[in-house]
Context: one part of a larger RNA
RNA sequence: GAACGAACGCUGGUGGCGUGCUUAACACAUGCAAGUCGAACGAGAAAGUUUCCUUCGGGAAAUUAGUAAAGUGGCGCAAGGGUGAGUAUCACGUGAAUAAUCUGCCCUCGAGAUCGGGAUAACAUGGUGAAAACUAUGCUAAUACCGGAUAAGACCACAUUUCAUAAGAAAUGCGGUAAAAGGAGUCUCAAUCUUCACUUGAGGAUGAGUUCGCGCAACAUUAGCUUGUUGGUGGGAUAAAAGCUCACCAAGGCUACGAUGUUUAGCCGGCCUGAGAGGGCGAACGGCCACACUGGAACUGAGACACGGUCCAGACUCCUACGGGAGGCAGCAGUGGGGAAUAUUGCGCAAUGGGCGAAAGCCUGACGCAGCAACGCCGUGUGAGCGAUGAAGGCUUUAGAGUCGUAAAGCUCUGUCAAAUGGGAAGAAUUUUGACGGUACCAUUAGAGGAAGCCCCGGCUAACUCCGUGCCAGCAGCCGCGGUAAUACGGAGGGGGCAAGCGUUGUUC
Numbered sequence: 001g002a003a004c005g006a007a008c009g010c011u012g013g014u015g016g017c018g019u020g021c022u023u024a025a026c027a028c029a030u031g032c033a034a035g036u037c038g039a040a041c042g043a044g045a046a047a048g049u050u051u052c053c054u055u056c057g058g059g060a061a062a063u064u065a066g067u068a069a070a071g072u073g074g075c076g077c078a079a080g081g082g083u084g085a086g087u088a089u090c091a092c093g094u095g096a097a098u099a100a101u102c103u104g105c106c107c108u109c110g111a112g113a114u115c116g117g118g119a120u121a122a123c124a125u126g127g128u129g130a131a132a133a134c135u136a137u138g139c140u141a142a143u144a145c146c147g148g149a150u151a152a153g154a155c156c157a158c159a160u161u162u163c164a165u166a167a168g169a170a171a172u173g174c175g176g177u178a179a180a181a182g183g184a185g186u187c188u189c190a191a192u193c194u195u196c197a198c199u200u201g202a203g204g205a206u207g208a209g210u211u212c213g214c215g216c217a218a219c220a221u222u223a224g225c226u227u228g229u230u231g232g233u234g235g236g237a238u239a240a241a242a243g244c245u246c247a248c249c250a251a252g253g254c255u256a257c258g259a260u261g262u263u264u265a266g267c268c269g270g271c272c273u274g275a276g277a278g279g280g281c282g283a284a285c286g287g288c289c290a291c292a293c294u295g296g297a298a299c300u301g302a303g304a305c306a307c308g309g310u311c312c313a314g315a316c317u318c319c320u321a322c323g324g325g326a327g328g329c330a331g332c333a334g335u336g337g338g339g340a341a342u343a344u345u346g347c348g349c350a351a352u353g354g355g356c357g358a359a360a361g362c363c364u365g366a367c368g369c370a371g372c373a374a375c376g377c378c379g380u381g382u383g384a385g386c387g388a389u390g391a392a393g394g395c396u397u398u399a400g401a402g403u404c405g406u407a408a409a410g411c412u413c414u415g416u417c418a419a420a421u422g423g424g425a426a427g428a429a430u431u432u433u434g435a436c437g438g439u440a441c442c443a444u445u446a447g448a449g450g451a452a453g454c455c456c457c458g459g460c461u462a463a464c465u466c467c468g469u470g471c472c473a474g475c476a477g478c479c480g481c482g483g484u485a486a487u488a489c490g491g492a493g494g495g496g497g498c499a500a501g502c503g504u505u506g507u508u509c
């Protein structure tokens, strides 16, 4: 000098765009953050309103409405959002391999969709329990579940041929494995047709798993480490190669080119600095990874060993009738605590994107916006011109004067910003639909009015005098000032620098 997710002191007009718990991965009150589909299925209210009857208490019917809430079923919930605890590692970056693999929804192409069956939730009745919840009997449906038929170039076993890079790949032949008879529309029924779903196969796209080369912090005041350890055979497991796992066999494997141990740490694109080489960092934004109170485990599923799922154990908090139960903000707000320190329990799905749905639509603290904070960057204002008798006043003085100083006053103007009034968007995707927002912006109005501070002045380093103090009080980044004439302390006048900021502190180059 530059920089910052900064903090502190003094001060503070406005706009735009960004940014905002770096500390306790500490504990969390409350609300919201993942639902949707009646065009898969069975069942199905109430309040209110109207009419009728009435013993005036009420009852019945229609409508509300095939609506709400609940249930079976499908898809989603593995995305989006948060955090960086762990991890020195194929976690990440980069380049390859997969002839060792999987891939829901989507796209293209081929084949198919037949005949049956038994349940079960909801519901009704009963029981247990304080609750959470559980249970017995009976009834019922499906695109829920099960069986049979059909069946290939798909899968499995065997055989043959071709290719190949070693495991292998492709083709052919012979024996076993699927479906929802579904929903909607075509005025009604059937058929047909259309559309959405369904089964199976091939290919694509996308996503993912696994493996390998190279790179990837400090300490040798860490020198030896290892028994599933290193390799083989066989079995098992997996979508998949493999000590991944198990049995047996062999005794190997790593290491001074740093093994092992300890400490620290998410990695990268990038960011800061620097002429560069380098050095430091990994906030925001983007990619990958890991985690979800702590530890462990599996289930479902195309995909999880699953933040707002399940089970077990633990710590903590809450409810309890003491028998037993409930919970997990490192989602968005917000609270306590810690700290030098970091915001609203806001508005909206209008846009973009996502989930479900044929659609209308519903959901979406993703997102779009608004609020708070000079936290940062950028813009802009706090007026302009004229104005000497160099006014008053302050300070200094050699007492003449000098300086603040055209500065003020005064005169003539302007109207940026702010304010008031009136108009008023684009963003919307040819109809509808705008949170922001009566916002931005435009016009008019009045009036210099509402808008300047902070640090420094011994040298480095731009800027000097007076008074007070008297090695005191104090200053200080370094050198150093202060003990009676201090340009260095404190005040004043003057000056210098930067400016809605200015200084200090911390950190990096």
Stems, first nucleotide, its partner, number of pairs: 001509004006505005013380006019373002021338001026336003030333003035075003040072002048063006082291003092215007101208002106204007114148004123138006154177003158173006182196004217263003224254003229251008266288004270281004293314005316327004344370001346369003352366001353364004383413004393404004417450001419445005427436001453498005458479003464493005474481002

Notes
The part of an RNA shown here (small-subunit ribosomal RNA, 5' domain) has 509 nucleotides and comes from a Nitrospinaceae bacterium. The source organism's lineage runs through Bacteria, Nitrospinota, Nitrospinia, Nitrospinales and Nitrospinaceae.